[in-house]
C1' cells in the first nucleotide's frame, strides 16, 4: 500500500426480513442470616466507534473516516 473481518451497558455477547435496544456476569438496593457468603427478588446503567446519505422508520442498507485483528506484498 491492497484485501477481509470486528466495533452495541463496566466486561463477554445477542438483536430473525429495516419496525419497542436485550441477556449473562459485574455494580447498587431488598429478602434470608447473629454477621457474611450462597440463593432469591428488584433497581440503575446505552450519542449502537465518528460524520454524512437512503427511508415514514436504520444497530441493521449505502458512503467516507477512525481504532483494532487477520491475510497478501
Nucleotide at each position: 500500500a491492497c484485501g477481509a473481518g470486528u466495533g452495541u451497558a463496566g466486561c463477554u455477547c445477542a438483536a430473525u426480513u429495516g419496525g419497542c435496544a436485550g441477556a449473562g456476569c459485574a455494580a447498587c438496593g431488598g429478602u434470608c442470616u447473629c454477621c457474611a457468603a450462597a440463593a432469591c427478588c428488584g433497581u440503575a446503567g446505552g450519542u449502537u466507534g465518528u460524520g454524512g446519505g437512503u427511508u415514514c422508520g436504520a444497530g441493521u442498507c449505502c458512503u467516507a473516516c477512525c481504532a483494532c485483528u487477520c491475510g497478501u506484498g
Transfer RNA from Candidatus Kapaibacterium sp., 73 nucleotides, folded computationally. The organism belongs to Kapaibacterium (SeqCode), within Bacteria. The sequence was found in a public genome assembly. It matches the Rfam family "tRNA". Rfam describes the family as follows. Transfer RNA (tRNA) molecules are approximately 80 nucleotides in length.